Record summary
The part of an RNA shown here (small-subunit ribosomal RNA, 3' major domain) has 469 nucleotides and comes from an uncultured bacterium. Its mean pLDDT, the model's own confidence on a scale to 100, is 84.
Context: one part of a larger RNA
RNA sequence: UGACGGGAAUCCGCACAAGCGGUGGAGCAUGUGGUUUAAUUUGAAGAUACACGGAGAACCUUACCCACUCUUGACAUCCUAGGCAAAGCUAUAGAAAUAUAGUGGAGGUUAACCUAGUGACAGGUGGUGCAUGGUUGUCGUCAGCUCGUGUCGUGAGAUGUUAGGUUAAGUCCUGUAACGAGCGAAACCCCUAUUAUUAGUUGCUACAUUAAGUUGAGAACUCUAAUAAGACUGCCAGUGUAAACUGGAGGAAGGUGGGGAUGACGUCAAAUCAUCAUGCCUCUUACGAGUGGGGCCACACACGUGCUACAAUGGGCAAUACAAAGAGAAGCAACGCAGUGAUGCUGAGCAAAUCUCUAAAAUUGUUCUCAGUUCGGAUUGAAGUCUGCAACUCGACUUCAUGAAGUCGGAAUCGCUAGUAAUCGUAGGUCAGCUAUACUACGGUGAAUACGUUCUCGGGUUUUGUACA
Numbered sequence: 001u002g003a004c005g006g007g008a009a010u011c012c013g014c015a016c017a018a019g020c021g022g023u024g025g026a027g028c029a030u031g032u033g034g035u036u037u038a039a040u041u042u043g044a045a046g047a048u049a050c051a052c053g054g055a056g057a058a059c060c061u062u063a064c065c066c067a068c069u070c071u072u073g074a075c076a077u078c079c080u081a082g083g084c085a086a087a088g089c090u091a092u093a094g095a096a097a098u099a100u101a102g103u104g105g106a107g108g109u110u111a112a113c114c115u116a117g118u119g120a121c122a123g124g125u126g127g128u129g130c131a132u133g134g135u136u137g138u139c140g141u142c143a144g145c146u147c148g149u150g151u152c153g154u155g156a157g158a159u160g161u162u163a164g165g166u167u168a169a170g171u172c173c174u175g176u177a178a179c180g181a182g183c184g185a186a187a188c189c190c191c192u193a194u195u196a197u198u199a200g201u202u203g204c205u206a207c208a209u210u211a212a213g214u215u216g217a218g219a220a221c222u223c224u225a226a227u228a229a230g231a232c233u234g235c236c237a238g239u240g241u242a243a244a245c246u247g248g249a250g251g252a253a254g255g256u257g258g259g260g261a262u263g264a265c266g267u268c269a270a271a272u273c274a275u276c277a278u279g280c281c282u283c284u285u286a287c288g289a290g291u292g293g294g295g296c297c298a299c300a301c302a303c304g305u306g307c308u309a310c311a312a313u314g315g316g317c318a319a320u321a322c323a324a325a326g327a328g329a330a331g332c333a334a335c336g337c338a339g340u341g342a343u344g345c346u347g348a349g350c351a352a353a354u355c356u357c358u359a360a361a362a363u364u365g366u367u368c369u370c371a372g373u374u375c376g377g378a379u380u381g382a383a384g385u386c387u388g389c390a391a392c393u394c395g396a397c398u399u400c401a402u403g404a405a406g407u408c409g410g411a412a413u414c415g416c417u418a419g420u421a422a423u424c425g426u427a428g429g430u431c432a433g434c435u436a437u438a439c440u441a442c443g444g445u446g447a448a449u450a451c452g453u454u455c456u457c458g459g460g461u462u463u464u465g466u467a468c469a
Base pairs, nucleotide, nucleotide: 001469002468003466004465005464007463008462009461010460011459012458013457015453016452019416020415021414022413023412026308027307028306029305030304031303032302033301034299035298042053043052064294065293066292067291068290069289070288073121077120078119079117080116081115082114083113088103089102090101091100092099093098123283124282126281127280128279132277133276134272135271136270137268139266144183145182146181147180148179149178150159151158152157163174164173165172189260190259191258192257194229195228196227197226198225199224200223204218205217207216208215232254235248236247237246238245239244310409314368315367316366317365318364319363326357327356328355331350332349336345337344338343375406380401381400382399383398384397385396386395422445423444424443425442426441427440428439
């Protein structure tokens, strides 16, 4: 000087407390461990692995296993020789890769295309993340981490950065052997809340009109999207040396207005050689390459994360209303017709503020009357629809039948302070289809509580002790 302490002081944080809703019990979905297996490819491991890589494993993917094949190779460059022969299509054999035959006719003669040969080489999702780059998690959006010059100390170092206040903040003020500066904090950026100006179609509608923003008309309103304004403790009062704090006015908004992006020096030999790149090691008729089939989906069990429930603030039936944000051409698909339905047929319109996908909870009426039920929907049987060469292993959806556990969950444990929790649907990416209950966004309805900092956990600062470095 650090690190550590079941030392001290102080400050902060959904850390506790105050509340609301969960997890832990059930069924299912999904990830992991274990076990099993020919293979169940692999990485990730307290917090910081476990709906994580994987924004989508039927084949492919695919790295694993079995079988059948190839060996200058599926891919790249170079060399030698030959070529009217390449790709594609058809036929035969085969599980296919492939082989043979026919057809076909690209490109080209300087051979850029094909075949054969030769060796240099290709190739490896093989190993090492403890050889590395790059990228990432985490402490933590915590308020810290440093430097120059000066000064002090023999020196390691100290000072500055400590003290008194204040702040979300090493934020600012006062003091001060320090004076300044940098990386961080803040600001600059985006979205959102208000207004003005400009613009007025595909959007809007105060007037007229219509079944209907439908038509005329309008540029007010809404909205769209560009430019501006606006908030700065600026003003007032109190306290204070000041910084600032408390209250108030005006204002759409008040003290960082709300949200996002943004992550200092460093820590964990943290993660990743399987995104990619790469040193070294290693395989080279195989640890490379192709194909078919299987596996990654197994199942005494254990754990994590979720979904659906256990009902009356509810279930069923009927009627009726209101979003935002996205997506759409090998696409979104209206209306109509057929079907109990999944869906099929037809196909208007739309490269979209024009057309389409497109709400649910809510509201109104009615029924059920507390029961393992008209709750709950697992499981199973039958019949179907769709995607796709192909749904047996192993897809989703529909209809009829079946109707399991479950009556609110032990110890323990998680999230959340406002348009938040809770609850209700919607869209998107990936994608032929889908295992999405996941993830990422979007809006609808919309709470309770916070006395406070004694305690638990984590962190900042100061101080103290030390057989630690």